[in-house]
Context: one part of a larger RNA
Molecule: small-subunit ribosomal RNA, 5' domain
Organism: uncultured prokaryote
RNA sequence: GAAUGAACGUUGGCGGCGUGGAUUAGGCAUGCAAGUCGUGCGGAAAGGCCUCUUCGGAGGUACUCCAGCGGCGCAAGGGAGAGUAACGCGUGGAUUAUGUACCCUCGGAUCCGGGAUAGCGUCGGGAAACUGGCGGUAAUACCGGAUAAUGUCUUCGGACCAAAGGUGUGAUUCCGUCCGAGGAGCAGUCCGCGUCCUAUUAGCUUGUUGGUGUGGUAAAAGCGCACCAAGGCCAAGAUGGGUACCGGGUGUGAGAGCAUGGCCCGGCUCACUGGGACUGAGACACUGCCCAGACACCUACGGGUGGCUGCAGUCGAGAAUCUUCCGCAAUGGGCGAAAGCCUGACGGAGCGACGCCGCGUGCGGGAUGAAGGCCUUCGGGUUGUAAACCGCUGUCAGAGAGGCGGAAAUGCUAUGGGGUUCUCUCCAUAGUUUGACCUAAUCUCAGAGGAAGUCCGGGCUAAGUUCGUGCCAGCAGCCGCGGUAACACGAACCGGACGAACGUUAUUC
Repeated sequence: GAAUGAACGUUGGCGGCGUGGAUUAGGCAUGCAAGUCGUGCGGAAAGGCCUCUUCGGAGGUACUCCAGCGGCGCAAGGGAGAGUAACGCGUGGAUUAUGUACCCUCGGAUCCGGGAUAGCGUCGGGAAACUGGCGGUAAUACCGGAUAAUGUCUUCGGACCAAAGGUGUGAUUCCGUCCGAGGAGCAGUCCGCGUCCUAUUAGCUUGUUGGUGUGGUAAAAGCGCACCAAGGCCAAGAUGGGUACCGGGUGUGAGAGCAUGGCCCGGCUCACUGGGACUGAGACACUGCCCAGACACCUACGGGUGGCUGCAGUCGAGAAUCUUCCGCAAUGGGCGAAAGCCUGACGGAGCGACGCCGCGUGCGGGAUGAAGGCCUUCGGGUUGUAAACCGCUGUCAGAGAGGCGGAAAUGCUAUGGGGUUCUCUCCAUAGUUUGACCUAAUCUCAGAGGAAGUCCGGGCUAAGUUCGUGCCAGCAGCCGCGGUAACACGAACCGGACGAACGUUAUUC
């Protein structure tokens, strides 16, 4: 000098874009953060509508829909960096050792049957959480049979494997379902090389190293097991200890390098602590399950419930880090045929000079060089065109008007046309609808009005005088100042630097 997720002191007008729990991966009140589908199913708790009514209600419908069965999603998105020095990451290869729901393309199929169960009804248990018996019911839930290649296995003879319907007047054609092939995308695994400090850590290892067999996995492999052999790693640093998520990048520097990994992007790991599997295409699963533990809460003492390292917010610790805000209008995601619903992702607003950038705090004239202050050799000098005063302007802020636009593309309805065996789909036109939030530019009003400080002045280093103090009080980055004339302490005046900031501290180059 440059830099920072900074903090502290003094000061503080506006805006844009960014950015903000670095410490206790400490504990958490409250609300929200993952649902959706009635075009899968039986249905009807509430609302609507219709009918009846003794005015209590009863029945119906399915506009709609609580709860339930079922499907898809919940493995994404969001958070954090505890662990990890290699099972990670980076980079280059391999998979003749592999899987894959949704999506795209192609081929084929979608036949015949069956028994349950929740909801429901009824009778119970329990403080609650929840739960039991009996009866009966549906499905795209579950099961059996048939069919079987291009699929799988194969001793090459053969054997084996599937399905579900819905909407609708009408389905090979729409939405689905099943089998198979390919693709895209995603994932798992393996190999080479690289990846901090420490030798005041020198030896480490027994499933250890290899083989055979067997099991296991989607899949190679001591991945597991039995048997056999005695190997494997190491001074080019094994093993141990410490520290640490890694990379793209970021800071600095002429570069080489050094330092660093916050925000954003990619990867990894974690989800109160430890362990485990289930379901599933995918998890050993942040807002799923089981067990154990610590902690906290409820309890009728028998027993239960919980997990903010999601968004806000709270306590604690700390030098220190924000609103219990608005909206799904946009982008994206889940479900749905769709309308649509959900979405603390996201889009926005709020707070903080935390950072960068931009703008303003006025402009011109004005000497009798006013008053006041300070200095003085008492003549004067300086503050200083500075002020007053005169004439202007109107940025920003304030008040009002008005509003292009961003978002906006869709969606819905109607008409016409094309494709179509159509309910489907494409195009065009017309009408209509969707704004949380922000706002350019413009006009009007008033009037210099509302807007300047901080640090420094001995040398380094730009900028000095007086008074006070008297090795005291104090200053200080280094050298050093202060013991009676202090340009170095304190104050005043004056000056210098930067300026909505200026200094200090910490850290990196």